Molecule: SAM riboswitch aptamer (S box leader)
Organism: Holophaga sp.
RNA sequence: GCGAUAUCCAGAAAGGUGGAGGGACGGGCCCUGUGAAACCUUGGCAACCUGCUGUAAUCAGGCGUGGUGCCAAUUCCCCCCGGAACGGCAAGAUCGUGUUCCGGAUAGAUGCUGA
Numbered sequence: 001g002c003g004a005u006a007u008c009c010a011g012a013a014a015g016g017u018g019g020a021g022g023g024a025c026g027g028g029c030c031c032u033g034u035g036a037a038a039c040c041u042u043g044g045c046a047a048c049c050u051g052c053u054g055u056a057a058u059c060a061g062g063c064g065u066g067g068u069g070c071c072a073a074u075u076c077c078c079c080c081c082g083g084a085a086c087g088g089c090a091a092g093a094u095c096g097u098g099u100u101c102c103g104g105a106u107a108g109a110u111g112c113u114g115a
Base pairs, nucleotide, nucleotide: 002114003113005111006110007109008108013042014041015040016039017038021031022030023029026078027077028076043071044070045069048067049066051063052062053061075107080104081103082102083101084100085099086098
C1' cells in the first nucleotide's frame, strides 16, 4: 500500500519547543500570533485487541494491566442515489427548480484480521 470486517450524534487537559498553518480531497463554514502543524513531558477519555474478574461458557456484565487510538465543532456541513413534506407561479396537468427532513451508498478515520 491492498482485501475483508466492526464502530464513527457520547467522552477527554495543562505545560514546553516551534513559528503559520490546520479541520482527508473539492465547495462551504470554522479554528489559529489570546500561537496552527509537528515533536516532548505529565494528565485524561474510551473499551477495538490482550489481560484480570465473572461464569457451565472465548456469553452478559465489571475492572482498566498491556497494545493501539483519541482529547473544537455529528466523520463540522455538503458533494452520489432514493423517498417525504413544504414554498412561489390564479387553478389543473406536465416539466423544471428551491428549502427542510429521513433512508441508503461512496469516500474518510480508527481497531482487529488476511495474503